This is a predicted structure of a 106-nucleotide RNA (SAM riboswitch aptamer (S box leader)) from Evansella tamaricis. The prediction has a mean pLDDT of 82.
RNA sequence: UUCUUAUCGAGAGAGGUGGAGGGACUGGCCCUACGAAACCUCGGCAGCAGACUGAAACGAGUACUGUGCCAACUCCAGCAAGCGGAAUUUGCUUGAAAGAUAAGAA
Numbered sequence: 001u002u003c004u005u006a007u008c009g010a011g012a013g014a015g016g017u018g019g020a021g022g023g024a025c026u027g028g029c030c031c032u033a034c035g036a037a038a039c040c041u042c043g044g045c046a047g048c049a050g051a052c053u054g055a056a057a058c059g060a061g062u063a064c065u066g067u068g069c070c071a072a073c074u075c076c077a078g079c080a081a082g083c084g085g086a087a088u089u090u091g092c093u094u095g096a097a098a099g100a101u102a103a104g105a106a
Stems, first nucleotide, its partner, number of pairs: 001106008013042005021031003025078004043070003047067004051062003074098001079095006
């Protein structure tokens, strides 16, 4: 990097350095000099895998290990279908696509 499978309405921030961007992409809408990204320290959450505990089994618990995460539903929409509304702008539901994370494989 690619493929497969599972999940994505829950949860969890302070300080330091830094100094203008960030929220994947596009459009929107947000966050940001009351300090963006990035890095460091400490703290936290508990999703996946492991370990351990418990259990007949399933469900469960512990944050110990690997990884992940700590604004907004994956911030909303994007493609398709259905339903509703309608002069127009649109609303709701479902599925997909894309993305993210984990595990396995190449």
Taxonomically the source falls in Evansella (Bacteria, Bacillota, Bacilli, Bacillaceae). The model forms 94% of the base pairs in the Rfam consensus.